[in-house]
């Protein structure tokens, strides 16, 4: 430095699912709890995807300013091995 991750190691994270608080909701935070992860660190910056409280709208519905980074791209930073 790297279109690299078989094998080991030190460690790290936590789906589902429960409890409790929170929110209109989708979901979010803590406690347990392990499907899994080589960036499951961070940034909603881009496209996607779920809400739909307010707004529209006679209804159907239609909408992000709320959500998702464990949906993918993108930026940024990093442990160990390999090379």
């Nucleotide at each position: 430095u790297g279109u690299a991750g078989a094998a080991a190691a030190a460690g790290g994270c936590a789906a589902a699912c429960c409890u409790u608080u929170u929110g209109a909701a989708a979901g979010a935070a803590a406690g347990g709890g392990a499907c899994g992860c080589a960036a499951a660190g961070c940034u909603g910056u881009u496209g996607g995807u779920c809400u739909a409280a307010g707004g529209g709208g006679g209804a159907a519905c239609c909408u992000a300013u709320g959500a998702u980074u464990g949906c993918a791209a993108a930026g940024c930073u990093a442990c160990c091995u390999c090379a």
A computed fold for an 83-nucleotide RNA from Alkalibacillus haloalkaliphilus, annotated as c-di-GMP-I riboswitch aptamer.
It was read from a public genome assembly, where an Rfam model found it.
Its mean pLDDT, the model's own confidence on a scale to 100, is 85.
Rfam family: c-di-GMP-I riboswitch aptamer. Its family is annotated with cyclic-di-GMP binding in the Gene Ontology.